[in-house]
RNA sequence: UCUGCAGGCCGGGUGACCGCGGGUCGCCUCGCGCGACUCGAGGAAAGUCCGGACACCGAAGGGCAGGACGCUGGGGAAACCCCAGGCGGCGAAAGCCGACGGAAAGUGGCACAGAAAGGAGACCGCCUCCAGCGCACGUGUCUCUCUAGAGACGCUGGCGGUAAGGGUGAAACGGUGGGGUAAGAGCCCACCAGCGUCGCGGUGACGCGGCGGCUAGCCAAACCCCGUCCGGUGCAAGGCGAAACAGGCCCCGACGACGUUGCCCGCCGAGGGGCCGGGUCCGCCGCUCGAGCUGCCGGGAGACCGGUGGCCCAGAGAGAUGGUCAUCCUCGACAGAAUCCGGCUUAGAGGUCUGCUAAAGGA
Numbered sequence: 001u002c003u004g005c006a007g008g009c010c011g012g013g014u015g016a017c018c019g020c021g022g023g024u025c026g027c028c029u030c031g032c033g034c035g036a037c038u039c040g041a042g043g044a045a046a047g048u049c050c051g052g053a054c055a056c057c058g059a060a061g062g063g064c065a066g067g068a069c070g071c072u073g074g075g076g077a078a079a080c081c082c083c084a085g086g087c088g089g090c091g092a093a094a095g096c097c098g099a100c101g102g103a104a105a106g107u108g109g110c111a112c113a114g115a116a117a118g119g120a121g122a123c124c125g126c127c128u129c130c131a132g133c134g135c136a137c138g139u140g141u142c143u144c145u146c147u148a149g150a151g152a153c154g155c156u157g158g159c160g161g162u163a164a165g166g167g168u169g170a171a172a173c174g175g176u177g178g179g180g181u182a183a184g185a186g187c188c189c190a191c192c193a194g195c196g197u198c199g200c201g202g203u204g205a206c207g208c209g210g211c212g213g214c215u216a217g218c219c220a221a222a223c224c225c226c227g228u229c230c231g232g233u234g235c236a237a238g239g240c241g242a243a244a245c246a247g248g249c250c251c252c253g254a255c256g257a258c259g260u261u262g263c264c265c266g267c268c269g270a271g272g273g274g275c276c277g278g279g280u281c282c283g284c285c286g287c288u289c290g291a292g293c294u295g296c297c298g299g300g301a302g303a304c305c306g307g308u309g310g311c312c313c314a315g316a317g318a319g320a321u322g323g324u325c326a327u328c329c330u331c332g333a334c335a336g337a338a339u340c341c342g343g344c345u346u347a348g349a350g351g352u353c354u355g356c357u358a359a360a361g362g363a
Base pairs, nucleotide, nucleotide: 001359004356005355006354007353008352009351010350012328013327014326015325016324017323018322020040021039022038023037024036025035026034027033028031042334046345047344049343050342051341052340053339054234055233056232057231066230067229068228069227070226071085072084073083074082075081086100087098088097089096090095101225102224106223107222108219109218110217123166124165125162126161127160129158130157131156132155133154140153141152142151143150144149145148174192175191176190177189178188179187193215195212196211197210198209199208200207201206238285239284240283241282247276248275249274250273251272252271256268258266259265292311293310294309295308296307297306298305299304329332
């Protein structure tokens, strides 16, 4: 210099004038009227996907059903969250990605192709054995003894063996090599993968090494099994005030009243609950100080935690953050709060900083 990777920050600037929403103060003609000062969108305010706070309703406890999650350790209020590590995949590397428990519990599935898709199967091929090689223009070819047989090879057919090779497939019952065999095969051996077991290292996931019997396909984001967790509804929650309206039915019901009444029973019943019907849509609260932001110090590998100092950072309710002009530059993307917070995901023009990887060159 260039290549990629990871992490952080910024996201047009300045000035003038006009305008909009909140707060504080001041003034008066007390109207929420005017004036002054001050504050006024984002890294995603977004999608509303996950987890909570808060609020109301429900609820003895437990189970079933249903749902979510799922390597290990740590962080965090929790999480489909974060950090670190392990394993697997990708990459030359920096690094990135992964719902990553269980398939020797059970059930189920494995399209097309293929002989066969799970304790399967034999299409071609390979091999032992048996039979035949006759008629014909045609007594297969070769060898041996020798003129009639034997053997080898080949071809055809058959009873079998086999799973090396071919072929099909996303996947074919461990892989490679050697021995062995009629041909073959974990049949035997070595190495590798996988499984079991022992030892060592590690908090652990796991790794390394020894030994063993030789093999057990894939799919659980199919049912399922194991483990952990889970009440419902969402600020249109909910509360207060004002206004408006029409009640009806059902249930429970006190050492209550009534029935000559002490009990049963009947009947009434303060009050409570449920269902249906009716009315309203005005104002205020909730409402923004909070698992808050930040400088420094300390702990930690990190996520994060602790201490101390500083800061206040939109709060509307038809819903405010805009317009015009000037000027400068590298000509400005995606997009705008609506109860709040922590995440994830998606959108996104450009600029900038730090660290790392690879390549080339120079000292």
Model confidence (mean pLDDT): 75 of 100. A computed fold for a 363-nucleotide RNA from an Actinomycetota bacterium, annotated as Bacterial RNase P class A. It matches the Rfam family "Bacterial RNase P class A". Its family is annotated with dimeric ribonuclease P complex, tRNA processing and ribonuclease P activity in the Gene Ontology. The family's RNA type in Rfam is ribozyme. From the family's description: Ribonuclease P (RNase P) is a ubiquitous endoribonuclease, found in archaea, bacteria and eukarya as well as chloroplasts and mitochondria. NCBI's taxonomy places the organism under Bacteria, Bacillati, Actinomycetota. It was read from a public genome assembly, where an Rfam model found it.